Model confidence (mean pLDDT): 81 of 100. This is a predicted structure of a 541-nucleotide part of an RNA (small-subunit ribosomal RNA, 5' domain) from an uncultured bacterium. Rfam family: Bacterial small subunit ribosomal RNA.

Context: one part of a larger RNA
RNA sequence: GAACUAACGCUGGCGGCGUGCCUAAUACAUGCAAGUCGAGCGCGAAAGCCCUUCGGGGUGAGUAGAGCGGCGCACGGGUGAGUAACACGUGGGUAAUCUGCCUAGAGAUGGGGAAUAACUCCUCGAAAGAGGAGCUAAUACCGCAUAAGACCACAGUCACUAUGGUGACAGGGGUUAAAGGUGACCUCUAUUUAUAAGUUAUCGUCUCUAGAUGAGCCUGCGCAGCAUUAGCUAGUUGGUGGGGUAAAAGCCUACCAAGGCUACGAUGCUUAGCUGGUCUGAGAGGAUGAUCAGCCACACUGGAACUGAGACACGGUCCAGACUCCUACGGGAGGCAGCAGUAGGGAAUAUUGCUCAAUGGGGGAAACCCUGAAGCAGCAACGCCGCGUGAGUGAUGAAGGCCUUCGGGUCGUAAAGCUCUGUUGUACAAGAAAAAUGAGGGUGUGGCUAACAUCCACAUCAAGUGAUUGUACUGUAUAAGAAAGGACCGGCUAACUUCGUGCCAGCAGCCGCGGUAAGACGGGGGGUCCUAGCGUUGUUC
Numbered sequence: 001g002a003a004c005u006a007a008c009g010c011u012g013g014c015g016g017c018g019u020g021c022c023u024a025a026u027a028c029a030u031g032c033a034a035g036u037c038g039a040g041c042g043c044g045a046a047a048g049c050c051c052u053u054c055g056g057g058g059u060g061a062g063u064a065g066a067g068c069g070g071c072g073c074a075c076g077g078g079u080g081a082g083u084a085a086c087a088c089g090u091g092g093g094u095a096a097u098c099u100g101c102c103u104a105g106a107g108a109u110g111g112g113g114a115a116u117a118a119c120u121c122c123u124c125g126a127a128a129g130a131g132g133a134g135c136u137a138a139u140a141c142c143g144c145a146u147a148a149g150a151c152c153a154c155a156g157u158c159a160c161u162a163u164g165g166u167g168a169c170a171g172g173g174g175u176u177a178a179a180g181g182u183g184a185c186c187u188c189u190a191u192u193u194a195u196a197a198g199u200u201a202u203c204g205u206c207u208c209u210a211g212a213u214g215a216g217c218c219u220g221c222g223c224a225g226c227a228u229u230a231g232c233u234a235g236u237u238g239g240u241g242g243g244g245u246a247a248a249a250g251c252c253u254a255c256c257a258a259g260g261c262u263a264c265g266a267u268g269c270u271u272a273g274c275u276g277g278u279c280u281g282a283g284a285g286g287a288u289g290a291u292c293a294g295c296c297a298c299a300c301u302g303g304a305a306c307u308g309a310g311a312c313a314c315g316g317u318c319c320a321g322a323c324u325c326c327u328a329c330g331g332g333a334g335g336c337a338g339c340a341g342u343a344g345g346g347a348a349u350a351u352u353g354c355u356c357a358a359u360g361g362g363g364g365a366a367a368c369c370c371u372g373a374a375g376c377a378g379c380a381a382c383g384c385c386g387c388g389u390g391a392g393u394g395a396u397g398a399a400g401g402c403c404u405u406c407g408g409g410u411c412g413u414a415a416a417g418c419u420c421u422g423u424u425g426u427a428c429a430a431g432a433a434a435a436a437u438g439a440g441g442g443u444g445u446g447g448c449u450a451a452c453a454u455c456c457a458c459a460u461c462a463a464g465u466g467a468u469u470g471u472a473c474u475g476u477a478u479a480a481g482a483a484a485g486g487a488c489c490g491g492c493u494a495a496c497u498u499c500g501u502g503c504c505a506g507c508a509g510c511c512g513c514g515g516u517a518a519g520a521c522g523g524g525g526g527g528u529c530c531u532a533g534c535g536u537u538g539u540u541c
Stems, first nucleotide, its partner, number of pairs: 001541004006537005013387006019380002021345001026343003030340003035071003040068002043065001048059004078298003088222007097215002102211008110144001112142002119134006149176004154171001156169005180203006189196003224270003231261003236258008273295004277288004300321005323334004351377001353376003359373001360371004390420004400411004424482001425478005435468001441461007485530005490511003496525005506513002
């Protein structure tokens, strides 16, 4: 000199864009943060209103609601405790692998069965909740059929090959699948009315192939400190048999062999999330890893599996522990390192805000619902950038202050006065201007069909949709009015005098000032630097 997730002192007008618990991965009151689908399924209220023969009936309404089932909850959001490691970065391998939803292609979707929740009744319990009996549905569950394809073993041919295998082709044998929903129609079929077992559209379901996306595993190289850590290792290193995984492998197990790593730093200890980047520097380098982005790890502490395409799962389950809460003492409930917020710690870090309008995500055919992701607003000069605190004119160089060699000098065109301007401010008006497109609805044309509808493509019409926000911006009126401080002035280092003090009081980054004429302490005047900031402290280069 530059920089900061900064803090402290003094001061403080506005706006834009950012940023905001670095400490206790400490403990948490309260609210919200993951639901959705009735076009998968069976049930199914009440208030209110109307009628009434007062018994009830209708409507509300197949609505609300809970339940079975599907998809999602493995994303998004937080934190950096652990981790010195294939965790991360970069380049490869997988002939050792998986991949829901999505895309393309090929084919199928036949015919049956037994349950169960909800519900009703009973029982236990303070509660959380639990048990028994009976009834019922499905795209829930289970057999059977079919098997193009897939998988398994067998034998055969060809091609490639890291000689371990891999791929293709044809063969006979074995194993293996499914579920329906919605809208419409009468050409065929069946009853001849209009409907479905028929036809059709669409959304699904099942099998296979390929793609895309995502993930697993292996590997070369790179990536801290200490040798005042020199030896470490028995599942250890390798083999065989067996098991196991989506998948190679001591990944696990039995037996056998005695290996494996290490001064090119093993092992041990300490510290630490890694990277793109960020800061500094002419660069080389050094330091660092806030915000944003990628990866990893964690979710009160430790352990475990279940479900699932995917988890060994932050707002799931089970076990153990610590802590907190409820209890009828028998037993139960909980997990903010999600967003706010509280206590505590600390030099120190914000609102228990608004909205799903946009972007994105989940569910749904859609309307739509959910979304503390996100978009916005609030607080903080915490940072960067921009603007303002007026402009012009004005010498009797006014008054006053300070200094003085008493002549004067200086503050100083500074003020006053006069003439203007209106950024910002205040008041009013206008302002769905921009950020809005999309979906849905109507109409028309074309395609599909026997036909219609749905669907797809195109065109067109009308209505409607903004949290921010009566905000930005614009205009009018108003009045110089409401808006400047901080540090420094001995040298380094830009800026000087006077008074007080008298090695005292004090200053100080270093050198050093102060003991009676202090440009270094304290006050005044004057000046210098920066400016809504200025200094100090801390940290890095």